[in-house]
Context: one part of a larger RNA
RNA sequence: CCAUGUUGAAGGAACUCGGCAAAAUGACCCCGUAACUUCGGGAGAAGGGGUGCUCUCCUAUCUUUUGAUUAGGAAAACGACACAUACCAGGGGGCAGCGACUGUUUAUUAAAAACACAGGACUCUGCUAAGUGGUAACACGAUGUAUAGAGUCUGACACCUACCCGGUGCUGGAAGGUCGGAAGGAGAAGUGUUAGUUGCUUUGAAUGGAAACCCUGGUAAACGGCGGCCGUAACUCUAACGGUCCUAAGGUAGUGAAAUUCCUUGUCGCAUAAGUAGCAACCUGCAUGAAUGGUGUAACGACUGCCCCGCUGUUUCCGACAUGGACCCA
Numbered sequence: 001c002c003a004u005g006u007u008g009a010a011g012g013a014a015c016u017c018g019g020c021a022a023a024a025u026g027a028c029c030c031c032g033u034a035a036c037u038u039c040g041g042g043a044g045a046a047g048g049g050g051u052g053c054u055c056u057c058c059u060a061u062c063u064u065u066u067g068a069u070u071a072g073g074a075a076a077a078c079g080a081c082a083c084a085u086a087c088c089a090g091g092g093g094g095c096a097g098c099g100a101c102u103g104u105u106u107a108u109u110a111a112a113a114a115c116a117c118a119g120g121a122c123u124c125u126g127c128u129a130a131g132u133g134g135u136a137a138c139a140c141g142a143u144g145u146a147u148a149g150a151g152u153c154u155g156a157c158a159c160c161u162a163c164c165c166g167g168u169g170c171u172g173g174a175a176g177g178u179c180g181g182a183a184g185g186a187g188a189a190g191u192g193u194u195a196g197u198u199g200c201u202u203u204g205a206a207u208g209g210a211a212a213c214c215c216u217g218g219u220a221a222a223c224g225g226c227g228g229c230c231g232u233a234a235c236u237c238u239a240a241c242g243g244u245c246c247u248a249a250g251g252u253a254g255u256g257a258a259a260u261u262c263c264u265u266g267u268c269g270c271a272u273a274a275g276u277a278g279c280a281a282c283c284u285g286c287a288u289g290a291a292u293g294g295u296g297u298a299a300c301g302a303c304u305g306c307c308c309c310g311c312u313g314u315u316u317c318c319g320a321c322a323u324g325g326a327c328c329c330a
Stems, first nucleotide, its partner, number of pairs: 001325008010316002014314001019311001027051005036041001038156001056074005061068002091309007098301002103115002119154007131140003157296004163225002167223002169219005176214003179208002184203004227245005254288001255285001266282002269279002
């Protein structure tokens, strides 16, 4: 010096990306316990106090009834000790984000806000079902039958889920178009040695005509989308209001410097002596927004951010000790 431990004056997170690590808390009994809440919880909230050993008696309980075991109570004796004596054995509280929850996952760098979930919705499917596997036979679906089965999206619960069908998709539509083309008529350019036919060109329109596409409707909890410029109020500012252009329609309710905000450490407030962090507001949303769900939310979380109490060798600043190495000598 390294590893693993023990201990430390005064301070107590000043360490650090971050209290990482360590310390601290810890069992049982009694008292006591807030906001909020889906009334179940939160809760072991928080916070405070107690605890030795032996024996006897009483009460309660159980029983296989001269017994057993636990709990409570009482008295006596001892006489004040280190009493949950070792091991074992929750730190706590507050404010936010995300996900409702228990659960699942990258065997071997990721356990999460990802997946799943109950619940919600849409679409398909009438049974020889749709869907899936197979060339097929056949099988699953299902010895089920629309309160069933399959696919997709969302993700408890509460309040809600606005506008757009122009594009793409899906879907309805006995019409029409796109397509093939007979008989008959006409032509002689090109090509060819000749010949203008059974060929070529052109006309003609009898007739055939499924899907698809065109066309025409519907449909957004289908894929998706949800504007610009100019002016205007008796201080100023702003613009309820007006004009104009464009669009399928111009973002509603909410929420908002956000897991989304570039400018940005936005501005104000709280907290600190000092806060690019955090929380609460504002709205000027580069580029929020409603099942690609929006906004809340008790409980829950080895999740993420911030603050406080306790605690400490994380640190100021390192010292000492124990064990085992490294190292040196033989």
Molecule: large-subunit ribosomal RNA, domain IV
Organism: Pogostemon cablin